[in-house]
This is a predicted structure of a 472-nucleotide part of an RNA (small-subunit ribosomal RNA, 5' domain) from an uncultured bacterium.
Context: one part of a larger RNA
RNA sequence: AACGAACGCUGGCGGCAUGCCUAACACAUGCAAGUCGAACGAACCCUUCGGGGUUAGUGGCGCACGGGUGCGUAACGCGUGGGAAUCUGCCCUUUGCUUCGGAAUAACAGUUAGAAAUGACUGCUAAUACCGGAUGAUGUCGCAAGACCAAAGAUUUAUCGGCAAAGGAUGAGCCCGCGUAGGAUUAGCUUGUUGGUGAGGUAAAAGCUCACCAAGGCGACGAUCCUUAGCUGGUCUGAGAGGAUGAUCAGCCACACUGGGACUGAGACACGGCCCAGACUCCUACGGGAGGCAGCAGUGGGGAAUAUUGGACAAUGGGCGAAAGCCUGAUCCAGCAAUGCCGCGUGAGUGAUGAAGGCCUUAGGGUUGUAAAGCUCUUUUACCAGGGAUGAUAAUGACAGUACCUGGAGAAUAAGCUCCGGCUAACUCCGUGCCAGCAGCCGCGGUAAUACGGAGGGAGCUAGCGUUGUUC
Numbered sequence: 001a002a003c004g005a006a007c008g009c010u011g012g013c014g015g016c017a018u019g020c021c022u023a024a025c026a027c028a029u030g031c032a033a034g035u036c037g038a039a040c041g042a043a044c045c046c047u048u049c050g051g052g053g054u055u056a057g058u059g060g061c062g063c064a065c066g067g068g069u070g071c072g073u074a075a076c077g078c079g080u081g082g083g084a085a086u087c088u089g090c091c092c093u094u095u096g097c098u099u100c101g102g103a104a105u106a107a108c109a110g111u112u113a114g115a116a117a118u119g120a121c122u123g124c125u126a127a128u129a130c131c132g133g134a135u136g137a138u139g140u141c142g143c144a145a146g147a148c149c150a151a152a153g154a155u156u157u158a159u160c161g162g163c164a165a166a167g168g169a170u171g172a173g174c175c176c177g178c179g180u181a182g183g184a185u186u187a188g189c190u191u192g193u194u195g196g197u198g199a200g201g202u203a204a205a206a207g208c209u210c211a212c213c214a215a216g217g218c219g220a221c222g223a224u225c226c227u228u229a230g231c232u233g234g235u236c237u238g239a240g241a242g243g244a245u246g247a248u249c250a251g252c253c254a255c256a257c258u259g260g261g262a263c264u265g266a267g268a269c270a271c272g273g274c275c276c277a278g279a280c281u282c283c284u285a286c287g288g289g290a291g292g293c294a295g296c297a298g299u300g301g302g303g304a305a306u307a308u309u310g311g312a313c314a315a316u317g318g319g320c321g322a323a324a325g326c327c328u329g330a331u332c333c334a335g336c337a338a339u340g341c342c343g344c345g346u347g348a349g350u351g352a353u354g355a356a357g358g359c360c361u362u363a364g365g366g367u368u369g370u371a372a373a374g375c376u377c378u379u380u381u382a383c384c385a386g387g388g389a390u391g392a393u394a395a396u397g398a399c400a401g402u403a404c405c406u407g408g409a410g411a412a413u414a415a416g417c418u419c420c421g422g423c424u425a426a427c428u429c430c431g432u433g434c435c436a437g438c439a440g441c442c443g444c445g446g447u448a449a450u451a452c453g454g455a456g457g458g459a460g461c462u463a464g465c466g467u468u469g470u471u472c
Stems, first nucleotide, its partner, number of pairs: 001471003005468005012344006018337002020302001025300003029297003034061003039058002042055005068255003077180007086172002091168008099133004108123006139148003153160002181227003188218003193215008230252004234245004257278005280291004308334001310333003316330001317328004347377004357368004383408005391399001416461005421442003427456005437444002
């Protein structure tokens, strides 16, 4: 000097920030991802009989973003600079196509099992759901001949879509050089190991995987092993070099009760999806089921210690939708906390009989001290009343009757903390008597203690001041 701090005493206001550093401990409750009726059938409601509305289900898109945490990871994880063997929904540009058919199924109805969760059987039905035929090149395969691959409609007739292909943009996957902790009281490590051939596999290069062959590969320029740790832009400190650090904000990575696995999809091996195993909790009619806050609040626990079970989608952004709009604990706001930084105030001028009181005293006086009172003013802030934005425009304002402005009354509503032996700014009296105690270091205290405790006085900082912890 600094802090995501804590503790003690104290505490007026505002602005802007910040707020579980510990148990990646366990979680009651509510909310945090939906949307589309202009894809589809059906049911219900209203109707001026034109139509309109609601929705469980099928279907589409989204749920891989946004939000959280730092367990793991010493690694191509990250940073930086390169590379070739790749994919990319929505979006943009361009070209062409958008033809003919079919069989189901949920919803629904009936029967039925179960405590429930959830099913089973029979029957009916639609689609932009599913399947087949056609066409099909600039696409794919192939040396070539040739072979192969598509589509979906809706409608208020404005449009919105669908398919194939090429290019772009964006995003992502992969590889490499260099850099990126400590320990040698860890010296040898390795068998898919290192390389080759062939095959498989992937969107894609590759022992990525497999068969066979060779016996390689790494290592004192520190392999292997152990311990610790998310990395970076940055932050703190320092004249710098450096050292320490990685909260908030931003980029990347990893994780989502623990371990494993795949499915769907352009994209996941998926926080609020699925399956299996495990621990834990809950329901149960004991047969069987349900759950996952490291989302926002909140609870218990741990801890020196860290906030509201708030408001709104008004703005910014995101998802869906043709749109109106709906959803959004992202976000914007409000609440709590002197946790930090910054700003302001707690009055100003005058006022000597240097009042009273306190303290000291050589008893004369000194000091507190212009300090107070008194007199004359002012009104920042707080209070009361009135007006009242910007943010948002054609309309829509949670914040909020907030900020701000005007008027009013009245010094009124507002000062503490630490220290005073030296370092180190600031001294006397009383009490105590190696006791009680102080203390960062040196050291004070055993009867005259400027060092303990109190008082008066003083010094420093100030809505803070001290202490403790940590870093430079």
RNAcentral holds the full RNA, with entries from ENA and SILVA.